[in-house]
RNA sequence: UGGUGUAGCUCAGUCGGUAGAGCAGCGCAUUCGUAAUGCGCAGGUCGCAAGUUCAAGUCUCGUCACC
Numbered sequence: 001u002g003g004u005g006u007a008g009c010u011c012a013g014u015c016g017g018u019a020g021a022g023c024a025g026c027g028c029a030u031u032c033g034u035a036a037u038g039c040g041c042a043g044g045u046c047g048c049a050a051g052u053u054c055a056a057g058u059c060u061c062g063u064c065a066c067c
Stems, first nucleotide, its partner, number of pairs: 002067004008023004017054001025041005047063002050060002
């Protein structure tokens, strides 16, 4: 100097406009039972802290961690 940081894990998130998916977890269905499968539920200070804006995961400044 450059890149990354978003759910327990792996990652999306367009031109700034409701924060999402898969896996994992929980419940139900299915089964003699288990697994698998199907349906549903829960889970987030978007690393931290400021600024701009009607509105920031997204833009700007600072800072921390990792590569």
Transfer RNA from a bovine gut metagenome, 67 nucleotides, folded computationally. It matches the Rfam family "tRNA". Gene Ontology term of the family: triplet codon-amino acid adaptor activity. By type it is a transfer RNA. Model confidence (mean pLDDT): 83 of 100.